[in-house]
Context: one part of a larger RNA
RNA sequence: CUAGGCGUAAAGGGAAUGUAGGCGGUGAAUCAGGUUGGAAGUGAAAGUCACCAAUAAUUAGCAAGGUGCUUUCAGAACCAAUUCAAUUGAGUGAGAUAGGGGAGAGUGGAAUUUCGUGUGUACGAUCAAAUCCAAAGAUCUACGAAGGAACACCAAAAGAGAAGGUAGCUCUCUGGGUCUACAUUGAUGUUGGGGUGCAAAAGCAUGGGGAGAAAAUAAGAUCAGAUACCCUAGUAGUCCAUGCCAUAAACAAUGAGUGUUCAUCCUUGGUCCCCAACUACUAUAGCUGGGGCUAGAUUAGGUGCCCAACUAAUGCGUGAAACACUCUACCUAGGGAGUACAGUUGCAAGACUAAAACUC
Numbered sequence: 001c002u003a004g005g006c007g008u009a010a011a012g013g014g015a016a017u018g019u020a021g022g023c024g025g026u027g028a029a030u031c032a033g034g035u036u037g038g039a040a041g042u043g044a045a046a047g048u049c050a051c052c053a054a055u056a057a058u059u060a061g062c063a064a065g066g067u068g069c070u071u072u073c074a075g076a077a078c079c080a081a082u083u084c085a086a087u088u089g090a091g092u093g094a095g096a097u098a099g100g101g102g103a104g105a106g107u108g109g110a111a112u113u114u115c116g117u118g119u120g121u122a123c124g125a126u127c128a129a130a131u132c133c134a135a136a137g138a139u140c141u142a143c144g145a146a147g148g149a150a151c152a153c154c155a156a157a158a159g160a161g162a163a164g165g166u167a168g169c170u171c172u173c174u175g176g177g178u179c180u181a182c183a184u185u186g187a188u189g190u191u192g193g194g195g196u197g198c199a200a201a202a203g204c205a206u207g208g209g210g211a212g213a214a215a216a217u218a219a220g221a222u223c224a225g226a227u228a229c230c231c232u233a234g235u236a237g238u239c240c241a242u243g244c245c246a247u248a249a250a251c252a253a254u255g256a257g258u259g260u261u262c263a264u265c266c267u268u269g270g271u272c273c274c275c276a277a278c279u280a281c282u283a284u285a286g287c288u289g290g291g292g293c294u295a296g297a298u299u300a301g302g303u304g305c306c307c308a309a310c311u312a313a314u315g316c317g318u319g320a321a322a323c324a325c326u327c328u329a330c331c332u333a334g335g336g337a338g339u340a341c342a343g344u345u346g347c348a349a350g351a352c353u354a355a356a357a358c359u360c
Stems, first nucleotide, its partner, number of pairs: 003332003007314002012328001014198001016196002021191003026085005033079002036074007048064001051061001053059001089188001090185004094180004101174007108151001113146006159166001203244006212238001217233002220230001255327006264304001266302007274292001277288001278286003310315001334359002342353004
């Protein structure tokens, strides 16, 4: 490279956006670059092959064959190109609608801790103890104050978000989604090497903050030992602001997009549907807020079970690991090794790219 693969055996990039590139829905016309066919020319010799002559063999002669290239004619399905058109892919507008989506500001109660005051007398810790705290009055209890961090119940297989991640309450700013019926643009789509922004925790830099718990550290136990598990203390960090770092079992161990496919439940959000009240009015219409989910329909999500199909099995099963198509990342026995060297990057820690000898 080919071929086969990528949930769990090696293998989906952490996740998005998007440049080049790849691929790309319908109808009509034009064109004739590619694609198709015919004809002509050319296609050195040697070689190949047929025939013939001779020969031990070589060889000589004469035809054949000949990918391709050029010119020309024909044809118009497909690919490409040009032009026109349409709406079903994709957008935009309108009217509704759900949400822990994001950022900033303010604010609330419970609890822990500390401090102050009162009451009051001897604990707390552990399997058991000791270190430790406490008669200079602790633990407990009542009231008050301070400060930091996290938000019980609601809470759910629930919600929204590209992923990371996201929850007390209120306000301001702001992104995206879903539904409905039309209007509008008219293929504007999809994937995406490089690139760009985002990206838990830990860590780093500067300045704040520091209640709780707590790497390191110290002491006490346990033990043969105990650099641990248990206990008493306890710093960095955890919090905030700004800037770095760029990795995780960043997991659904399952790349993105499009279409097609049996049955049966539950659930979230719309819309349709149903009921009541109010106003005008008795034909119905309008409007506001609220309710019911009783039955069902239709959509966009989430969670189960199950045919077919697939799978080595496990299992998956309309949110596929089924049937197909497009693009992309990656894999090719185990170790050596995600290491060395080199390069890029970073303040550093490191990260990214990434071998070989050797061994079995």
Predicted 3D model of a 360-nucleotide part of an RNA (small-subunit ribosomal RNA, central domain) from Chamaecyparis obtusa. The full RNA is in RNAcentral, with records from SILVA. It matches the Rfam family "Bacterial small subunit ribosomal RNA". The prediction has a mean pLDDT of 82. The organism belongs to Chamaecyparis, within Eukaryota.